[in-house]
Small-subunit ribosomal RNA from an uncultured bacterium, 1388 nucleotides, folded computationally. Model confidence (mean pLDDT): 87 of 100. The RNAcentral record of the sequence draws on ENA. Rfam family: Bacterial small subunit ribosomal RNA.

RNA sequence: AGAGUUUGAUCCUGGCUCAGGAUGAACGCUAGCGGCAGGCUUAACACAUGCAAGUCGAGGGGCAGCGGGGAGGAAGCUUGCUUUCUCCGCCGGCGACCGGCGCACGGGUGAGUAACACGUAUGCAACCUGCCCCUGUCAGGGGGACAACCCGCCGAAAGGCGGGCUAAACCCGCGUACAUGCCACCGGGGCAUCCCGGAGGCAGGAAAGGCUUCGGCCGGACAGGGAUGGGCAUGCGGCGCAUUAGGCAGUAGGCGGGGUAACGGCCCACCUAACCGACGAUGCGUAGGGGUUCUGAGAGGAAGGUCCCCCACACUGGUACUGAGACACGGACCAGACUCCUACGGGAGGCAGCAGUGGGGAAUAUUGGGCAAUGGGCGCAAGCCUGACCCAGCAACGCCGCGUGAAGGAAGAAGGCCCUCGGGUUGUAAACUUCUUUUGUCAGGGACGAAGAAAAUGACAGUACCUGACCAAGAAGCCCCGGCUAACUACGUGCCAGCAGCCGCGGUAAUACGUAGGGGGCGAGCGUUAUCCGGAUUCACUGGGCGUAAAGGGAGCGCAGGCGGCACGGCAAGUCCGGUGUGAAAGCCCGGGGCCCAACCCCGGGACUGCACUGGAAACUGCCGGGCUGGAGUGUCGGAGGGGCAGGCGGAAUUCCUAGUGUAGCGGUGAAAUGCGUAGAUAUUAGGAGGAACACCGGUGGCGAAGGCGGCCUGCUGGACGACGACUGACGCUGAGGCUCGAAAGCGUGGGGAGCAAACAGGAUUAGAUACCCUGGUAGUCCACGCCGUAAACGAUGAAUACCAGGUGUCGGCGGGCACGGCCCGCCGGUGCCGCAGCAAACGCAGUAAGUAUUCCGCCUGGGGAGUACGUUCGCAAGAAUGAAACUCAAAAGAAAUUGACGGGGACCCGCACAAGCGGUGGAGCAUGUGGUUUAAUUCGAAGCAACGCGAAGAACCUUACCAAGUCUUGACAUCCCGUUGACGAGUGAGUAAUGUCACUUUCCCUUCGGGGCAGCGGAGACAGGUGGUGCAUGGUUGUCGUCAGCUCGUGUCGUGAGAUGUUGGGUUAAGUCCCGCAACGAGCGCAACCCCUAUCCUUAGUAGCCAGCGGAUAAAGCCGGGCACUCUAGGGAGACUGCCGGGGACAACCCGGAGGAAGGUGGGGAUGACGUCAAAUCAUCAUGCCCCUUAUGAUCUGGGCUACACACGUGCUACAAUGGCGUAAACAAAGGGAAGCGAGGCAGUGAUGUGGAGCGAAUCCCAAAAAUAACGUCCCAGUUCGGAUUGUAGUCUGCAACCCGGCUACAUGAAGCUGGAAUCGCUAGUAAUCGCGGAUCAGAAUGCCGCGGUGAAUACGUUCCACGGGUCUUGCACUCACCGCCCGUCA
Repeated sequence: AGAGUUUGAUCCUGGCUCAGGAUGAACGCUAGCGGCAGGCUUAACACAUGCAAGUCGAGGGGCAGCGGGGAGGAAGCUUGCUUUCUCCGCCGGCGACCGGCGCACGGGUGAGUAACACGUAUGCAACCUGCCCCUGUCAGGGGGACAACCCGCCGAAAGGCGGGCUAAACCCGCGUACAUGCCACCGGGGCAUCCCGGAGGCAGGAAAGGCUUCGGCCGGACAGGGAUGGGCAUGCGGCGCAUUAGGCAGUAGGCGGGGUAACGGCCCACCUAACCGACGAUGCGUAGGGGUUCUGAGAGGAAGGUCCCCCACACUGGUACUGAGACACGGACCAGACUCCUACGGGAGGCAGCAGUGGGGAAUAUUGGGCAAUGGGCGCAAGCCUGACCCAGCAACGCCGCGUGAAGGAAGAAGGCCCUCGGGUUGUAAACUUCUUUUGUCAGGGACGAAGAAAAUGACAGUACCUGACCAAGAAGCCCCGGCUAACUACGUGCCAGCAGCCGCGGUAAUACGUAGGGGGCGAGCGUUAUCCGGAUUCACUGGGCGUAAAGGGAGCGCAGGCGGCACGGCAAGUCCGGUGUGAAAGCCCGGGGCCCAACCCCGGGACUGCACUGGAAACUGCCGGGCUGGAGUGUCGGAGGGGCAGGCGGAAUUCCUAGUGUAGCGGUGAAAUGCGUAGAUAUUAGGAGGAACACCGGUGGCGAAGGCGGCCUGCUGGACGACGACUGACGCUGAGGCUCGAAAGCGUGGGGAGCAAACAGGAUUAGAUACCCUGGUAGUCCACGCCGUAAACGAUGAAUACCAGGUGUCGGCGGGCACGGCCCGCCGGUGCCGCAGCAAACGCAGUAAGUAUUCCGCCUGGGGAGUACGUUCGCAAGAAUGAAACUCAAAAGAAAUUGACGGGGACCCGCACAAGCGGUGGAGCAUGUGGUUUAAUUCGAAGCAACGCGAAGAACCUUACCAAGUCUUGACAUCCCGUUGACGAGUGAGUAAUGUCACUUUCCCUUCGGGGCAGCGGAGACAGGUGGUGCAUGGUUGUCGUCAGCUCGUGUCGUGAGAUGUUGGGUUAAGUCCCGCAACGAGCGCAACCCCUAUCCUUAGUAGCCAGCGGAUAAAGCCGGGCACUCUAGGGAGACUGCCGGGGACAACCCGGAGGAAGGUGGGGAUGACGUCAAAUCAUCAUGCCCCUUAUGAUCUGGGCUACACACGUGCUACAAUGGCGUAAACAAAGGGAAGCGAGGCAGUGAUGUGGAGCGAAUCCCAAAAAUAACGUCCCAGUUCGGAUUGUAGUCUGCAACCCGGCUACAUGAAGCUGGAAUCGCUAGUAAUCGCGGAUCAGAAUGCCGCGGUGAAUACGUUCCACGGGUCUUGCACUCACCGCCCGUCA
């Protein structure tokens, strides 16, 4: 000293929370010792029992008890002793009694009390003071009573009554005495009333004795003084509510009395009518006050337990008595409640003394010891009393101190935990060796506290302390480890159990739950809870704010109050300096000292920031005095203005009425309808009526305090401004209350009512439409008078004054200049804009401040509840003003700005996005995939685009993951070990549904001869195995936006910051492509290019390709020689670059046109996919963490299933026909494949195919026929010579095997379907459409997929539109999981 928490991020405001300290504490876990201190905070609740105030015989009468003595009697016996009875107060003494002193202290408690109760400072000339001290004087002489006691009586008791005796230091007179009072005198003093001293007269009040060693001691009375203690009064100070605003009748004062120690309305009679109060009376609530304590840097805040001072109280309330002192805790009386006793008549009691009990409570101790010390009462004293006090006991309740060992000790032991299995950690920790013994235990010794000479005297205490012995021996826990906040792993759990001070953790890998290991913190304690201060400058004096975060009163006038111009003189209240007194002690701070240290205690000093008195200063404030003119005001002149009030006048328009013209509509809307109109509307013309508002001028302009004010004229009237500088002389500013004004709506009474128009009605809209739109329409809007008193009454910005760069416009007034103008310069006042400094969280404000200062007022203190409730005031009402709390948010609510996303916001631009066009899908049959259903199983995954002919480029067994049944258990597969065999395998046989299994035959390698290798079998265990789970734990791979043009970085700059700039802007492009501009300059990933194919040409090469020319040969054929020109093949190269020309553009980029060219503006196609998004897909390609199974979730085998079928969807095939079908006979490809292969010609078969096997590892041979097309023929619009589904029969091929469940062939059968609803898909050129060919997979099995070529179109005006996608800029936002968002209400 700060930190966490509002957001995607930021800055600010703002609340909540945490870290600190503290406690009379309590609770949980734990606990070795000592010192010191503290210990009913609650029921001022009730109390059993004991103790807490007595003492004096040196005041007295006495003699009940005790002891002694004396006398007498009795008994016993050791005849002088014991016991006992009676008598004598003679002695020690002494219960009760009279008397004295004390009991008013000490001790307790905090109920009451908001008060002179307390604190502080004063005053008393208005007072008292026992015991104590000092001084002076006195003590002479009389009298009297009442207790005890005795007698009697009453009563259960407590107690009482009557009679009688008696003493004193008890009581009462007398004498004397300096009090005091009255009368008048003198001297002195004081702020006043008055006070002090002296002397005189009158009145008037005293006393007590006791003891003695005879020295004396202790007492008594009066007066004065002192000391101490009190009483009273006053200033100032310390609490909450104004939703308590008025209070008050002894009230306020006076006069006179009474009373008191004393003043006083304290009390009383009379008189007056005052007195207190926003500087907060009164009321209500709460509370003992202070020294101090805690906290805090301080200022402050909170507290008042222990200790000290004061007060108050003593069961509750009241009252007095006694006394120096009480209205009296352990006194009295009365009343009340309660408890107890009782013979029912009546009595007794008061722990808020010490202990203790019950009760209450989260909670607070022993019915202890002692008067040894300190202190107190009484006493001459001895002494007695003392629950004050000193000690001990209980409880870690607090503070402080000590210990639980120290040193060495690495094989870094064992064990635990973690682990990548290598190791790491616990950890020098332990063991072990050496040492020590504080504490503990035992034993021995043993205090101080005790003094003024000596002696005596100790509860604590055989304690503290000292010494010795013994054993490391008996002594460590608690909380925490996600961030704040120091400390991390494993397992368990699975939004469960739980944690949590705030934020928040937990939904299968949790450093946040529980446990363990480890670690951190503190330590005989540690945590939790509660409370206080702090942090919180979050009530802001120090030290905050109010345009938008909470916060300026709607505006003005103005009383009180606060504040106030220039110069001078004075005073000294504030202020400043000095001095004096006080500010108790303790505490606090500093220094020193004593307990071993510390806590604690002692001594000294400081401080106690205060108050009072006093001396001084005079700058500032204040006050007084006389001045000044700059603030303010007045005057004269002048002009501007929707300022206000009243009266009058005017025209346009709407509506209505009358009349005319005129005819079928008008009106209204997005479109309509309601409505009006043939009884004549609307339209139009003329006349009339009535109400309201004043177009143009008109403005960012004017006026007003605000609300507000708009046709013209007149009257009355307010304010501001300019000029002049004559007058007054601070007359000013602000302004709580108060008063006035105050839009609209609303209210009352009476008018008025054209238009408009809440409510209401109807028509539409709609799912509904109590709305928006339409047709009507009443209050109201207007006037007069009276209320209301609010508003986004806003500039969301209170008023006043001064100061602090400029520029520009405008309104009013004035001055100066000249070139006299639509001129220039300047001054004052108003009203706008831009902008500097400065301010501000930012936005913004910026001479009209939100700047710099001063003064005054109002207001704010998290959000909600709520401007609500209650109370009060106002109002006719509506309501207004004032204005809470409970509760709630497991924490936010908010302000400004930023990045995105989004908008049925805007601008610009792309894309087969729309449009234009061609062909499809959706209807049919079939194929295929999916959903659903079914099933023992129909394995699993994929799910909008971007799942659905997808994984699967090919499920009859296998595949296969699914189901049923069977079998195996170190296993079908990998590595290691032991034993055994020489095999394994193959063949044959047996057996089974099949595998497993059994029998027979055959059969290893190397060697240094020790053995080794390999393989099978058997065995044990480590382990194998899993298409089991989690794609939301992952890698890798992939889809998608999207081949879209974007995504970023460095440095610089701007911004407090998030961030911005760059990347925006003007052009341009397919493109963030390029150019230009620019606080940016560069760069990276993307775009483009580089790569491949293709289009033209050249070149090289020439077999298996080719054949122009030459030769040969054949029935024919590049068949052969030969050749490499052409085609082609495949290597290299050329070519295209807006290079050239014209135009446009900015002279740029670029665009348009043209030339040349095979190709032209990226020539066409492919490969290539930025930062990222979708927790997108995949754990079943593979890999992989964790979890799960282990005679099974593994392995194997047979069979079945993945092929099911009422249905629904996607993708396709074939069609519905004549641009066609069928038949016949002809023509032209490209790209591929081929050895477990392609398979020619030939032969057989209607055919699938079979047979056979040439050639070919392929530019050679084969697959291989291309088909559409063209030609000819036929069909003639029909469910057909279209269409081919379905079914039957018979075949064929592959394969161990075609039943479930393959392909093909032939014959027969011949279904639906005649162009497909809403809707929807693809395609912009060699494209769509259409035609066939090949390949991968594959034993076999494509309408799918991947490729290939043939034929070969139509259309694009254009960018308005689309529940299409995307890009850039901008705007709004309460969204940021980002519109599939957020969020409101109702119900559950």